This is a predicted structure of a 72-nucleotide RNA (transfer RNA) from a Candidatus Peribacteria bacterium. Model confidence (mean pLDDT): 81 of 100. Rfam family: tRNA. The family's RNA type in Rfam is transfer RNA. It was read from a public genome assembly.

[in-house]
RNA sequence: GCCGCUGUAGCUCAGUGGUAGAGCAACGCACUUGUAAUGCGUGGGUCGAGAGUUCAAUCCUCUCCAGCGGCU
Numbered sequence: 001g002c003c004g005c006u007g008u009a010g011c012u013c014a015g016u017g018g019u020a021g022a023g024c025a026a027c028g029c030a031c032u033u034g035u036a037a038u039g040c041g042u043g044g045g046u047c048g049a050g051a052g053u054u055c056a057a058u059c060c061u062c063u064c065c066a067g068c069g070g071c072u
Base pairs, nucleotide, nucleotide: 001071002070003069004068005067006066007065010024011023012022013021018055026042027041028040029039030038048064049063050062051061052060
């Protein structure tokens, strides 16, 4: 330099056009002499950035950024 993959909650990941979810973690309550475990509940997201297409974009297209891999 060329090609490909990945980027979504604190972490690991779903979601492939129509209100963004799960598990773990955090917090609150119950239980307990207390802690843990368990049960119930709550909060937490400019979906890497910008533009385009569309009535509507996490999703499709383009450019850029970051990480990983391959080729030279």